[in-house]
A computed fold for a 399-nucleotide RNA from a Bacteroidales bacterium, annotated as Bacterial RNase P class A.
It matches the Rfam family "Bacterial RNase P class A". The family's RNA type in Rfam is ribozyme.
The model forms 98% of the base pairs in the Rfam consensus.
The organism belongs to Bacteroidales, within Bacteria.
Model confidence (mean pLDDT): 77 of 100.
It was read from a public genome assembly, where an Rfam model found it.

RNA sequence: CCGUCAGGCUGUUCUAUCGCUCUUGUUUUUAAAACGGGGGAGGAAAGUCGGGACAACACAGGGUACCAUACUUCCUAACGGGAAGGGCUUUUUGCCGGGAGGCAAAAGGAACAGCAAGUGCCACAGAAAAUUACCGCCCCGCCUUUGGCGGAGUAAGGGUGAAAACGUGGGGUAAGAGCCUACGCGUCAGACUGGUAACAGCCUGAUGGGGUAAACCUUAUGGGUUGCAAGGCCAAAUAUUCCGGCGUUCCGCCAAUGGUGGAUAAGGGCGGCCCGUCCGAUGCCGGUGGGUAGGCUGCUGGAGUUGCAGGGUGACCUGCAAUCGAGAUAAAUGAUAGAAGUCCUUUCCGGUAUUUUCCGGUCAGGAAACAGAAUCCCGCUUACAGGCCUGACGGUUUU
Numbered sequence: 001c002c003g004u005c006a007g008g009c010u011g012u013u014c015u016a017u018c019g020c021u022c023u024u025g026u027u028u029u030u031a032a033a034a035c036g037g038g039g040g041a042g043g044a045a046a047g048u049c050g051g052g053a054c055a056a057c058a059c060a061g062g063g064u065a066c067c068a069u070a071c072u073u074c075c076u077a078a079c080g081g082g083a084a085g086g087g088c089u090u091u092u093u094g095c096c097g098g099g100a101g102g103c104a105a106a107a108g109g110a111a112c113a114g115c116a117a118g119u120g121c122c123a124c125a126g127a128a129a130a131u132u133a134c135c136g137c138c139c140c141g142c143c144u145u146u147g148g149c150g151g152a153g154u155a156a157g158g159g160u161g162a163a164a165a166c167g168u169g170g171g172g173u174a175a176g177a178g179c180c181u182a183c184g185c186g187u188c189a190g191a192c193u194g195g196u197a198a199c200a201g202c203c204u205g206a207u208g209g210g211g212u213a214a215a216c217c218u219u220a221u222g223g224g225u226u227g228c229a230a231g232g233c234c235a236a237a238u239a240u241u242c243c244g245g246c247g248u249u250c251c252g253c254c255a256a257u258g259g260u261g262g263a264u265a266a267g268g269g270c271g272g273c274c275c276g277u278c279c280g281a282u283g284c285c286g287g288u289g290g291g292u293a294g295g296c297u298g299c300u301g302g303a304g305u306u307g308c309a310g311g312g313u314g315a316c317c318u319g320c321a322a323u324c325g326a327g328a329u330a331a332a333u334g335a336u337a338g339a340a341g342u343c344c345u346u347u348c349c350g351g352u353a354u355u356u357u358c359c360g361g362u363c364a365g366g367a368a369a370c371a372g373a374a375u376c377c378c379g380c381u382u383a384c385a386g387g388c389c390u391g392a393c394g395g396u397u398u399u
Base pairs, nucleotide, nucleotide: 001395002394003393004392005391006390007389008388009387010386012340013339014338015337016336017335018334020040021039022038023037024036025035026034027033028032042370046381047380049379050378051377052376053375054227055226056225057224061275062274063273064272066223067222068221069220070219071085072084073083074082075081086112088109089108090107091106092105093104094103095102096101113218114217118216119215120212121211122210134158135157136154137153139151140150141149142148143147166184167183168182169181170180171179185208186207187206188205189204190203192201193200194199231297232296233295234294242287243286244285245284246283249263250262251261252260253259254258267279268278269277270276304323305322306321307320308319309318310317311316342367343366344365345364348361349360350359351358
C1' cells in the first nucleotide's frame, strides 16, 4: 500500500416554481375562502420475537395445571435486555517439571441450577459400555516341534470406539495388577483466610468408571386476561319485536293492596379447572329479528432530546440550563428544473518506489442502497449501494 472478514458511525445539500397536510395570525364571511408565519417518515418505520406505559373486565385473591427463565453482583419502569466479574472450555505463544502434570498472556465460545432424589438412554464397531478377555504375556502337560492343542493365571502392552475400571515414575512378581511406595489429577465433606457474592487459596479426612436433563424429572423465581379494531362522549335511527327454558323466596323499616333497604334462587362474570368472590327478584340465560355503523376524543410534552458539571471500571445515575422535531384516517409528508456534494468510467497535465500502484487538478458521461409512521416507549432479530473509523488475518513493495 492492497485485499478478506467482524464491529461501529453516516447514508445527500441549496435555490426557484407549483402542489398536499397540521398549527397559528390577519381580512372578508352562513359555511368557507384568500394572504402571511412555523412544522411535516426511519436506522431500521420492517418482523410481531420479548418487556412495559395506558385502558377495560364491579374487585383482582388462594391453589392446581400450563408456560417462561436459570453462575454472581449491579443497571433499568421492566425484560428472555445491558455492564462488570466467576467457573468450564477452544486456539496460539512463553515458562516450570525426568514424567503424569502445572503456571502466565492474548484472542474467542456456550441452552452456565441439579445425574450424590429417582427413572431412562449411550447406535455401530468391539471380547466387553460395567465386573469383560479378541490379540498378546507367564507357568504346567502333551504332540506330528522355527509351531499346534489343552489347563490355570493376568489386565501392565496392542486392537475397536466419542468414551474401556484414575494417571506417571520406581519397587515387586512366573507374568502382572494400588499389590507396595513417592508424586500428580478428579469427586465429596469440614475448619481457617480473602472477596458484597459467584468463588479462590491453604489444611484435614474420606474416596476413584464416565457421558447425557433443547432426556422424563427435581429445585428456585416469575406469569390474571384482552388489547387503541382497548376505551370514553355526542348526534341520528329503530321494534325495550317474537320464541324457548329456569326462577318468582326470606327478613327489616315506613306515610302500608304501595314504597324502600338487605340477603339469597335460577343463572351469569372473573384464562383451563377448583376454592373464593361479585352481579342477580317487572330476575337471568339462550335463539331469531330490527336500527346505527356518522362525528369528536384517545392522538402525541415523553421512563423525551441536547449541552455542561460531578459520581462510577462500566452499563448508567445525580444536578443545572436550554429546547419542543409528523399526527394522517383510505390514509398527507410530493413533482419539475438548475447548481453543488459523493461514487464509478474516462481525455489530458503534474507528482510518486518500475508499471493505469497511488495522490492532486481538469474535460465528458453515468449512478445513487435497504426501504414508508398509524396509541406510545425500551430491547432483540433481519435487510442495506457508497463513504469514514477500529480490530484480526493474508499478500506485495520500498526504506